Description: The RNA shown here (transfer RNA) has 74 nucleotides and comes from a Methanosarcinales archaeon. Model confidence (mean pLDDT): 81 of 100. The organism belongs to Methanosarcinales, within Archaea. Its Rfam family is "tRNA". Rfam's curators write: Transfer RNA (tRNA) molecules are approximately 80 nucleotides in length. Its family is annotated with triplet codon-amino acid adaptor activity in the Gene Ontology. RNAcentral holds the sequence, with entries from ENA. RNAcentral records the identical sequence in 2 taxa.
[in-house]
RNA sequence: GCGCCAGUAGCUCAAUAGGAUAGAGCGGCGGAUUCCGGUUCCGCAGGUUGGGGGUUCAAGUCCCUCCUGGCGUA
Numbered sequence: 001g002c003g004c005c006a007g008u009a010g011c012u013c014a015a016u017a018g019g020a021u022a023g024a025g026c027g028g029c030g031g032a033u034u035c036c037g038g039u040u041c042c043g044c045a046g047g048u049u050g051g052g053g054g055u056u057c058a059a060g061u062c063c064c065u066c067c068u069g070g071c072g073u074a
Base pairs, nucleotide, nucleotide: 001073002072003071004070005069006068007067010026011025012024013023019057028044029043030042031041032040050066051065052064053063054062
């Protein structure tokens, strides 16, 4: 250089062939329980879906380009 794969919450990951208010677990915060803590239970917050552009009534999903990481190849 070329080819392939991945990038979604602080972390690990979902999201049917384009159509829910983008969710879960862990973590964080608050509460209940407890003498305190842990455990358990309840609730809350947290996302420009890597950046930009395009297609569409509608994009995490399709197209183009760039960036980052990984693998292969010379």